[in-house]
Molecule: transfer RNA
Organism: Bacillota bacterium
RNA sequence: GGGCCAUUAGCUCAGCUGGUAGAGCAUCCGACUCUUAAUCGGGGGGUCGCGGGUUCGAAUCCCUCAUGGCCCA
Numbered sequence: 001g002g003g004c005c006a007u008u009a010g011c012u013c014a015g016c017u018g019g020u021a022g023a024g025c026a027u028c029c030g031a032c033u034c035u036u037a038a039u040c041g042g043g044g045g046g047u048c049g050c051g052g053g054u055u056c057g058a059a060u061c062c063c064u065c066a067u068g069g070c071c072c073a
Base pairs, nucleotide, nucleotide: 001072002071003070004069005068006067007066010025011024012023013022019056027043028042029041030040031039049065051063052062053061
């Protein structure tokens, strides 16, 4: 220098053909009884890496950039 992949909640990750952003763990609240804690129910938590474009509508498609990884030179 070139190619490919990834970036979504505190962490690990889903998200179909463009049409309401989700799960587990963690955290908080409650219930329960078998109490170093387990189980069950519920709540809060998101500029979807940044910026721009297309579209009635973008996490999703297109472009630039950033960060990380792999391969080639």